[in-house]
RNA sequence: GCGUUCCGAGCUGGAGAGAGGCGUGCUUUUGAAGCCGCCCACCGAAGGGGCAAGCCGAACGGGGGUCAACUCCAGCCGGUCAAUCUCUCAGGUAAAGCGGACAGCAAGGGCAAG
Numbered sequence: 001g002c003g004u005u006c007c008g009a010g011c012u013g014g015a016g017a018g019a020g021g022c023g024u025g026c027u028u029u030u031g032a033a034g035c036c037g038c039c040c041a042c043c044g045a046a047g048g049g050g051c052a053a054g055c056c057g058a059a060c061g062g063g064g065g066u067c068a069a070c071u072c073c074a075g076c077c078g079g080u081c082a083a084u085c086u087c088u089c090a091g092g093u094a095a096a097g098c099g100g101a102c103a104g105c106a107a108g109g110g111c112a113a114g
Stems, first nucleotide, its partner, number of pairs: 002114001006109002010105004018040001020039004025035003041093003047089001048087003054080004060075001061073004
């Protein structure tokens, strides 16, 4: 100096589930539609919560030991610990639009080791 691992603007793909019911509510062009409130039924892939093995640790119990230091073993308890699992708080449930975990292409950035 260089390309990969690393970061990455931008572009692209991207599922599921009621066109639900009620309302002397609001807006309005007074048809309807949109918003709002309540109720019921659903979805999981914004976000968020929860959990395993493993690892670590205290006391108790058992074994080893010069029966000392110390060390080993299993259970219990506690800590740590993941997801596309799970919960359904939030969000979402005709088409369109928005959002969308995740994936691909990536301008550019950047460097321990090589």
This is a predicted structure of a 114-nucleotide RNA (Glycine riboswitch aptamer) from Inhella crocodyli. The organism belongs to Inhella, within Bacteria. The sequence is in RNAcentral, with records from Rfam. Rfam family: Glycine riboswitch aptamer. From the family's description: This family represents the bacterial glycine riboswitch.